This is a predicted structure of a 574-nucleotide part of an RNA (large-subunit ribosomal RNA, domain V) from a Patescibacteria group bacterium. The source organism's lineage runs through Bacteria and Bacteria candidate phyla. The RNAcentral record of the full RNA draws on ENA.
Context: one part of a larger RNA
C1' cells in the first nucleotide's frame, strides 16, 4: 500500500414518513356564538273537526212613555215647525149652559214668546225583534280510566297479558288534530368570515385630485416624501361698464404696531369659496347696472384609452339675455367633490299590442329619482369566530434551526489630540471626530434545503485559532527592591472541585501558576440523556359571551435490534 476479518460510527445535506411548525388554496372537518339564513321543538291566534241552551253587555230598527232642552235679556229651564183665541179643573145642572179658580190673549223682555192642539229633533228609561259578544252550563261529536261488569281474538282444555268493541266513571265542545299565521328557538343544519403585506398575525391600507421621486413629450412602482376630496355657490352663473392689488417708508387731530387721508418707493410679492401645482393686470382679482345660456334638438372633428368609461369641441335649428354695436354666453380660472348592470319609484313624453261609445289596461323605450354597493369595476336583497382534536392538496415562490450574502448592532485594532496625569498630549488615561478588520450577538436579506438539513442545556470524545489568562523571552514606565501598569514576541503544555437554576449564562464559597476568548451545523442524538422548549390529558392567573388563547405559570407525556459505500480503529497475510 493493498488484501481479508473484527469493531467504531464522522461523512454520504444516511434510511425510514409527498414536513405535524409556518403559509398558501374562493380546499375539507370538528366545535362556539348577540354571524347569516333556515328548521325540530314550544308557544300566540284566525278556520275546521264543532253540537244545545242561556244570564248579561253592546249595535241597530220598531213601539210606548216622559224626572228631556238652563248664553244674556226676560215673571223664567224659549228644542223647531205649524195651526191658533181661547183652554183646563172643580162644583151644580140630563142638557145647553153657569159659577169658582188656574193659564194664556195682552203688556214687558228678547233674535225668537208663552195659553191650547198638532207634527217632530235631541236625550232618557222600558217592551219585541234581530245582529255581535258571551259568564255559566248540557252531551250527543272527541278525549280519557287502578271499573275484583260483559263479549270477540288466542288454546286440547283453562287462566293472565296486549288488542278491539259494549257497558259504566271521569272530562267535555275546552283538550286533541288537520291547517294558516306571529313570536321564542346553536337543539340542529347548510354555509360565510376579502385583498395587499420585504412570512403571517397585529397596526394601517384599498375610490378620486394636486406636487416631488420620474431620469427636460407622453408614461412610470414601493407599506417612498408631503397634503387635499366624498362639496358649494341663485350668485360666488351670464352679460355691459368701471376699478387695481400687496409691502415698505415719509407726512397728517383724537389714531396707537396696525382704522381712514396725502406723497413717494416696490411691482404682482395680493387676490382666486377649498389642497396643490399651472394660471390669471387686455385680467380668470375688484365694484356696480341689467339678468337667467346652470337653455332645447344636434354636432363636424380630435384627446384619451385592452374594454368599459373620461375630456375637448367650431358649427346649424329653435327660444332667450346683456350690449349702441362688433359680438359674447349651452353654469362657475383649470384639474377633485364620485359608482356599472339589475330590480324599484315617478313623469302633463314616445312606440307597440289588446279594448271601449269614451275613461282605459299590458309590455317596451326616453328623461328623472332611489347604493359610505368607501373591499369605491360593485360576487348575494341577506354572513362572525375558534381548533394543541385536527385533516387533504402544495411551498424552500414564504416563516422558526443551521449555513450563506451584509456587518447597522457587536468585539477588536489604528489615526488626530482638546484635556487629565504638580510641570509635562502620548508612564498611564484619553473627550469630540476620522479610518479599517474580524464574522462569536441582536438584527437585515430571504439564495440551497418544507416527496423532512432533529432544535436547548449536560455526558463523552475531540480538534483548530490567538485578539495569551498562566507558564517563557523582551521594551517603556510616574520601574528603588518586590509587586504591578502598559505594550511587543511566542499556540508546547496547561486551563479546578463544590452550592442554586433545566439552564448556557450569572450569582455565591473553597482552591489554584492560571481557572483566557473563539471556531467547527451557537463541534459531537444512525453516541448517550431528555431536565427545558414544542402534539394529545388535567390547572391557576389573565384575557374573550364563547368555542379557545397567552416568548405566563404549573404536574404528566413512546427517542427507531442489523452499518452498502467512504472515513476510522486493530489484527494477519502480502
Nucleotide at each position: 500500500a493493498u488484501u481479508a476479518c473484527a469493531c467504531c460510527a464522522g461523512g454520504a445535506c444516511a434510511a425510514a414518513a409527498a414536513g405535524a411548525c409556518c403559509c398558501c388554496g374562493u380546499g375539507g372537518a370538528g366545535c362556539u356564538u348577540u354571524a347569516c339564513u333556515g328548521u325540530a321543538g314550544c308557544u300566540u291566534g284566525g278556520c275546521a273537526u264543532u253540537g244545545a241552551g242561556a244570564a248579561a253587555a253592546c249595535g241597530u230598527c220598531c213601539g210606548a212613555a216622559a224626572u228631556u232642552g238652563u248664553c244674556g235679556a226676560g215673571u223664567a229651564u224659549a228644542g223647531g215647525a205649524g195651526g191658533g183665541a181661547c183652554c183646563c179643573a172643580g162644583c151644580c145642572g140630563u142638557a145647553a149652559g153657569g159659577c169658582u179658580g188656574g193659564g194664556a190673549u195682552c203688556a214687558g223682555u228678547g233674535g225668537a214668546a208663552u195659553a191650547c192642539c198638532u207634527c217632530u229633533c235631541u236625550u232618557u228609561u222600558c217592551g219585541a225583534g234581530c245582529g255581535u259578544u258571551g259568564a255559566c252550563c248540557c252531551u250527543u261529536a272527541u278525549c280519557u280510566c287502578u271499573u275484583g261488569g260483559c263479549c270477540g281474538u288466542u288454546u286440547a282444555a283453562a287462566a293472565a297479558u296486549c288488542c278491539g268493541g259494549c257497558a259504566g266513571g271521569g272530562a267535555g265542545a275546552c283538550a286533541g288534530u288537520g291547517u294558516c299565521u306571529g313570536g321564542c328557538g346553536g337543539g340542529c343544519a347548510g354555509u360565510u368570515u376579502c385583498g395587499c403585506u420585504g412570512g403571517g398575525g397585529a397596526g394601517g391600507u384599498g375610490g378620486c385630485c394636486u406636487c416631488c421621486a420620474a431620469a427636460a413629450u407622453u408614461g412610470u412602482a414601493a407599506c417612498g416624501g408631503a397634503g387635499g376630496c366624498g362639496u358649494a355657490c341663485a350668485a360666488a352663473g351670464g352679460u355691459c361698464g368701471g376699478c387695481u392689488u400687496u409691502u415698505c417708508c415719509c407726512g397728517g387731530a383724537u389714531g396707537g404696531a396696525a382704522a381712514u387721508c396725502g406723497g413717494g418707493a416696490u411691482g404682482a410679492a395680493a387676490g382666486u369659496g377649498c389642497a396643490a401645482a399651472c394660471g390669471c393686470a387686455u385680467a380668470a382679482g375688484c365694484c356696480g347696472g341689467c339678468u337667467u345660456a346652470a337653455c332645447u334638438g344636434c354636432g363636424a372633428g380630435a384627446c384619451u384609452c385592452a374594454c368599459a368609461a373620461g375630456u375637448c369641441g367650431a358649427g346649424c335649428a329653435g327660444a332667450u339675455g346683456c350690449g349702441a354695436a362688433a359680438g359674447c354666453a349651452g353654469g362657475u380660472g383649470u384639474u377633485a367633490g364620485u359608482g356599472a348592470u339589475c330590480c324599484u319609484c315617478g313623469u302633463u313624453c314616445c312606440g307597440g299590442c289588446a279594448g271601449u261609445g269614451g275613461u282605459u289596461g299590458c309590455c317596451g323605450g326616453a328623461c328623472g329619482g332611489g347604493c359610505u354597493u368607501a373591499a369605491c369595476g360593485g360576487a348575494u336583497a341577506a354572513a362572525a369566530g375558534c381548533u394543541a382534536c385536527c385533516c387533504c392538496g402544495g411551498g424552500g415562490a414564504u416563516a422558526a434551526c443551521a449555513g450563506g450574502c451584509u456587518g447597522a448592532u457587536c468585539g477588536g485594532g489604528c489615526c488626530c489630540g482638546a484635556g487629565a496625569g504638580u510641570c509635562c498630549a502620548u508612564a498611564u488615561c484619553g473627550a469630540c471626530g476620522g479610518c479599517c478588520c474580524g464574522g462569536u450577538u441582536u438584527g437585515g436579506c430571504a439564495c440551497c434545503u418544507c416527496g423532512a438539513u432533529g432544535u436547548c442545556g449536560g455526558c463523552u470524545c475531540a480538534u483548530c485559532c490567538u485578539a495569551u489568562c498562566c507558564u517563557g523571552g523582551g521594551g517603556c514606565u510616574g520601574g528603588a527592591g518586590a509587586a504591578g501598569g502598559u505594550c511587543c514576541c511566542a499556540a508546547u503544555g496547561g486551563u479546578c472541585c463544590g452550592g442554586c437554576u433545566g439552564u448556557u449564562c450569572g450569582c455565591c464559597g473553597g482552591u489554584u501558576a492560571a481557572a483566557a476568548g473563539g471556531g467547527u451545523a451557537c463541534g459531537c442524538g444512525a453516541g448517550c440523556u431528555g431536565g427545558g422548549u414544542u402534539c394529545a390529558g388535567a390547572a391557576c392567573g389573565u384575557c374573550g359571551u364563547a368555542a379557545g388563547a397567552c416568548a405566563g405559570u404549573u404536574c404528566g407525556g413512546u427517542c427507531u435490534c442489523u452499518a452498502u459505500c467512504c472515513g476510522g480503529u486493530g489484527u494477519a497475510a502480502u